[in-house]
Context: one part of a larger RNA
Molecule: small-subunit ribosomal RNA, central domain
Organism: uncultured Prolixibacter sp.
RNA sequence: UUGGGAUUAAAGGGUGCGUAGGCGGCUUUUUAAGUCAGUGGUGAAAUCCUGCCGCUUAACGGUAGAAUUGCCAUUGAUACUGAAGGGCUUGAGUGCAGUUGAGGUAGGCGGAAUGUGUAGUGUAGCGGUGAAAUGCUUAGAUAUUACACAGAACACCGAUUGCGAAGGUAGCUUACUAAGCUGCAACUGACGCUGAUGCACGAAAGCGUGGGGAUCAAACAGGAGUAGAUACCCUGGUAGUCCACGCUGUAAACGAUGCUCACUCGCUGUUUGCGAUAUACCGUAAGCGGCCAAUCGAAAGAAUUAAGCGAGCCACCUGGGGAGUACGAUCGCAAGGUUGAAACUC
Numbered sequence: 001u002u003g004g005g006a007u008u009a010a011a012g013g014g015u016g017c018g019u020a021g022g023c024g025g026c027u028u029u030u031u032a033a034g035u036c037a038g039u040g041g042u043g044a045a046a047u048c049c050u051g052c053c054g055c056u057u058a059a060c061g062g063u064a065g066a067a068u069u070g071c072c073a074u075u076g077a078u079a080c081u082g083a084a085g086g087g088c089u090u091g092a093g094u095g096c097a098g099u100u101g102a103g104g105u106a107g108g109c110g111g112a113a114u115g116u117g118u119a120g121u122g123u124a125g126c127g128g129u130g131a132a133a134u135g136c137u138u139a140g141a142u143a144u145u146a147c148a149c150a151g152a153a154c155a156c157c158g159a160u161u162g163c164g165a166a167g168g169u170a171g172c173u174u175a176c177u178a179a180g181c182u183g184c185a186a187c188u189g190a191c192g193c194u195g196a197u198g199c200a201c202g203a204a205a206g207c208g209u210g211g212g213g214a215u216c217a218a219a220c221a222g223g224a225g226u227a228g229a230u231a232c233c234c235u236g237g238u239a240g241u242c243c244a245c246g247c248u249g250u251a252a253a254c255g256a257u258g259c260u261c262a263c264u265c266g267c268u269g270u271u272u273g274c275g276a277u278a279u280a281c282c283g284u285a286a287g288c289g290g291c292c293a294a295u296c297g298a299a300a301g302a303a304u305u306a307a308g309c310g311a312g313c314c315a316c317c318u319g320g321g322g323a324g325u326a327c328g329a330u331c332g333c334a335a336g337g338u339u340g341a342a343a344c345u346c
Stems, first nucleotide, its partner, number of pairs: 004317002007300002012314001014201004021194003025088007033081002035077008049065006091191001092188003095184006103177007110154001114150008125136002162169002206247006216240001220236004258313004263308001266291010295302002319346003328339004
């Protein structure tokens, strides 16, 4: 490299947009580049292969043929691919009418809880644990009542739910904004699929600057426990957790399952539409689940949301360790990220 593979054995990029490229619906005309056929030229000789012949045979040699799968020219064929032109509507999109949702961004508002402060009541404990102690408390704690302030998160509803490309997304409300789905079939007329490089987004932690700081809490301190205890438990507690702007660019970023399209026995629940209607049953579309047939699979299992059966494109794998390391390059403020070996060893 071919082949074979990628849920779990090595292997799907974290996700999208999209450039080049690859691939691409039905029909018709032209062309004849690819493709196919004929003919001519060339494809040195030797070698190789085959027939015959010559040295006693063989090696060796002679001779004839084949082969040289290629290239060039020319004459044709036109199914398929390409190119050029015309047409079509089912793919794709637009329009109109509805509809759905924790989709996104910004602002405003709310109550419960927590902590703190002030004031009142009140008196000796509180807190914590397996048991304790550290800790708090007669300078009046804990408890309780009133008021005030602060920051963060939004109980119940809540679900096997919904939405989003993924990350993710939940109090209420306003503004702006994106998307899906359904119905109609008015419009465009292949405008499509995928997508190396690239660009954008991307949990948590972390970093920079400035705010904020209630809770929780790495580090740290103390108390326990232990042979020890740099832990698990307890009392505290700083970064951080929150906001704005910028960076980082990684996760078991998981469905461990790339995207798009066609096809393939049934049952059942649910979300959101539509049709019809008696608002039941039913039909249909798009999702989200459970079970199962064919089939697949090493099995577990998957099974119209495929891991079945086919098509297109991308990315990836090739024994374990060394190692996601070294070196180089590149990105980053740094931490580090991306790319990514070998010796050696089993």